[in-house]
RNA sequence: AGGGGCGUCCAGGCGAUCGCGGGGACCGCGCGAGCGGCACCCCGAGGAAAGUCCGGGCUCCACAGGGCAAGGUGGUGGGUAACUCCCACCGGCCGCAAGGCCAGGGACAGCGCAACAGAGAGCAGACCGCCGCGCCCCGAGAGGGGCGGGGCAAGGGUGAAACGGUGGGGUAAGAGCCCACCGCGGCCGCGGCGACGCGGCCGGCACGGCAAGCCCCACCUGGAGCAAGGCCACGUAGGGAGGGAGGGGUCCCAGGACCCCGCGGUGUCGCCCGCACCGCCACGACCUCCGGGUAGGCUGCUCGAGGCGGCGGGCAACCGCCGUCCGAGAGGAAUGGUCGCCGGCGGGGAAGAAGGCGGGCGGGCCUCCGGGUCCGCAGGCCGUAAACCCGCGCACAGGACCCGGCUUACGGACGCCCCUGCAC
Repeated sequence: AGGGGCGUCCAGGCGAUCGCGGGGACCGCGCGAGCGGCACCCCGAGGAAAGUCCGGGCUCCACAGGGCAAGGUGGUGGGUAACUCCCACCGGCCGCAAGGCCAGGGACAGCGCAACAGAGAGCAGACCGCCGCGCCCCGAGAGGGGCGGGGCAAGGGUGAAACGGUGGGGUAAGAGCCCACCGCGGCCGCGGCGACGCGGCCGGCACGGCAAGCCCCACCUGGAGCAAGGCCACGUAGGGAGGGAGGGGUCCCAGGACCCCGCGGUGUCGCCCGCACCGCCACGACCUCCGGGUAGGCUGCUCGAGGCGGCGGGCAACCGCCGUCCGAGAGGAAUGGUCGCCGGCGGGGAAGAAGGCGGGCGGGCCUCCGGGUCCGCAGGCCGUAAACCCGCGCACAGGACCCGGCUUACGGACGCCCCUGCAC
């Protein structure tokens, strides 16, 4: 100097002027709730406010249980209110590295898929080939060719993938046939909370891939959502149609009341059981359709798993203690406009100051006669800041109940680490 990796922080600043939303003070009226004024004080977007992908708090069903189905997650140990998030570690992959990535349990529970190519794709297979036997032909011979039956899967080829890999021995040629190492499986010991790692021994030298295909295993999960919900005011049509569930007993004794069993319905996805409530001869629970009214006001609404600082614990994520602060709460939706300065960006300044390098000419001194050194002159090459001037209006982008994450978009500053080149 260039490239890369990881982490943290900021998101323009200051002033003036006019105008906004919330809160407070002050003044006037009022018994009070409250009404009006005033423009004095304080506060007023984000790291992503975005996506709506996860997880919660909170509210309601509702004082709500069990199961099925459905959905989600998937190494181990921690963090957290919780999570599919974060941290550390294990294993695997990518990268020279710093580092980064992972749907990371199961293929001997079952079903299924792998086109085409290829001899053969699950216990398969012989296309090109290798070996050996018999017969025939050519040749002086070595050797070559054809046919038949036998052995091989080591070599080549096909393919994303070919029934362990490399090397050696052995064989007619070969093969885990044998051996060494790797790999795979089992056992034992050691280390570790654990995933797992290391070492030793034994071995039929042997148990393809895909589960981000269905599935199996383990664990987790009620449902809706602030347009949740609560209060007040106002208003209509307490509208219309359709469907809709029984027997027995007792008492009084016209009819009604009570009891038992049974039946029907509703209860925040679906199904079953349970539970609770409501209804059952019709004064009927509830369901479906049509139609009508309202869409106003207040609240929920910002003090919270909160921010900042210090100390301590922990490899870390994070946790504990102490101190301190209160940082938008709109309600069709507020923070905007203008001016100036600073910061920032671009251009000029700059065919350049400073600085460096090479040569040419002239002069002085030295000389081993090649040149060296000093001064001056003109010019060449490289390289170069600031003042100042002009312009720009400086990324991605704006809450709506609130938090914890993830993902995506994007301007800049700083720190640490890795690699390459150069110089000292």
Molecule: Bacterial RNase P class A
Organism: Planctomycetota bacterium